[in-house]
């Protein structure tokens, strides 16, 4: 020098004029403060509110290595075990197929313990050349070789066979069992044993374990104000109904469901002090805790930060709160700054 | 701001781990029928199954993620 991996910060600045909404003091206006890393998707977890029961159960539904963190989680932190990458590093929907069902089209001989299509081997038979070939057939062996497939009875190498075959044997692989090291997941130049697939695939099939789990939402729901028709019909009804997904028990109450027709859509709260944020010690690999000091920082409701003007300057992408918070995914213009990784080249 | 549903021929919907067939009816084109059209009968053609990625041998279909339309809630 070039290519790459990771992971952190920032999101245009500053001055003036006039203008917007909140808060406060005050009264012809001052003074504070005013959108984001995603405010998005509405994919997840929760706070918060109403359903008397948020009782217990089944059903339904999420989750899926280990062990921490956290309010909580499908989220984050470190380990593992398979995958890819020369290597920094990256993915991972990673409980069980030996509880049981089912499912593999075509191809191919044959697809779940199934196979003999080409083939190799041994015994005969028959043709034609000719004394050995070639090519046909019948009966026995064989799964080593060769073809189909996503997938075909563990691999390399000797050895034995009439040809082969774990048939042996060696060493790799598996399967028990037991030591060692680890919290555990699992590790193993660790031992000793079986010739060994009755451990073939698929569980984002159904299912089997293990763990979580009541619904509904701030347009929740609480209050106050006005104004109307405390209206009319139909249907079940106490051994019944009704009580916020379905079903049973229990249980509190005693009406319930449907049509038409008529008033009202008006205000206030919820509505921002938080599982908050920064700074500095400290434990911890780390996510994160524990202690001290500090700050208060949008609350709109036909929807509030806009226009002009100079200067800079990285020439502004994605894109605007709407009940808060933690997180995931997706958008997306740059700039500053750390640490590694490989190639070449100097020294 | 929340909660829920759609996406397949040209135009209106079947089909969905119940996989390894994509299909119905309109319309368009051909042909028969008719003096002639219409109806009516036959046939042919037409399909990135909204997009990416995954799981599987194999995805319209099963899982996530995205775009795009539609509905409710006061």
């Nucleotide at each position: 020098u070039g290519a790459g991996u990771c992971a952190g910060c920032c999101a245009g600045a500053c001055a003036g004029u006039c203008g917007c909404u909140u808060g406060g003091c005050g009264u012809a206006g001052c003074c504070a403060a005013g959108a984001g890393g995603a405010a998005a998707g509405u994919c997840c977890g929760g706070g918060c509110u109403c359903c008397a029961u948020a009782g217990a159960g089944c059903a339904g539904g999420g989750u899926g290595c280990c062990a921490g963190g956290u309010a909580a989680u499908g989220c984050c932190u470190g380990g593992g075990g398979g995958g890819c990458g020369u290597g920094a590093g990256c993915c991972u929907a990673c409980g069980g197929a030996a509880a049981g069902u089912g499912c593999a089209g075509c191809a191919g001989a044959a697809a779940g313990g199934a196979u003999a299509c080409c083939g190799c081997c041994g015994c005969g038979g028959g043709u034609a050349c000719a004394u050995g070939u070639a090519u046909u057939u019948g009966c026995g062996g064989u799964a080593a070789g060769g073809g189909u497939g996503a997938a075909a009875a563990g691999g390399u190498g000797c050895g034995g066979u009439a040809a082969g075959a774990g048939c042996g044997c060696a060493c790799c692989g598996c399967g028990c069992g037991a030591c060692u090291g680890g919290u555990a997941a699992c590790a193993g130049u660790u031992c000793g044993u079986g010739g060994c697939g009755a451990u073939g695939g698929u569980a984002a099939a159904c299912c089997c374990c293990a763990c979580c789990u009541g619904g509904a939402g701030c347009a929740a729901g609480a209050c106050c104000a006005a104004a109307u028709a405390g209206a009319a019909g139909u249907c079940c009804g106490a051994u019944g109904g009704u009580g916020c997904g379905g079903c049973u028990c229990g249980u509190a109450c005693u009406g319930g469901a449907c049509u038409u027709g008529g008033g009202u859509a008006g205000g206030u709260c919820g509505c921002u002090u938080g599982a908050g944020c920064c700074u500095g010690a400290u434990g911890g690999u780390g996510a994160c805790g524990u202690c001290a000091g500090g700050c208060c920082u949008a609350g709109a409701u036909g929807a509030a930060u806009g226009a002009c003007u100079g200067u800079c300057c990285a020439c502004g992408a994605c894109a605007g709160a709407a009940c808060c918070c933690g997180g995931c995914u997706u958008a997306u213009c740059g700039g500053c700054c750390g640490a590694c990784u490989c190639a070449c080249g100097u020294u | 701001g929340c909660c829920c549903c759609c996406u397949u021929a040209g135009c209106u919907c079947a089909g969905u781990u119940g996989g390894u067939u994509a299909g119905a009816g309109c319309a368009c084109c051909c042909g028969a029928c008719u003096c002639a059209u219409a109806a009516u009968c036959g046939g042919u053609a037409g399909g990135u199954c909204c997009c990416c990625u995954g799981u599987u041998c194999a995805a319209g279909u099963c899982a996530g993620g995205g775009a795009g339309g539609g509905g409710g809630c006061a």
Predicted 3D model of RNase P RNA and transfer RNA as a complex of 421 nucleotides. Rfam match: Bacterial RNase P class A. Its mean pLDDT, the model's own confidence on a scale to 100, is 77.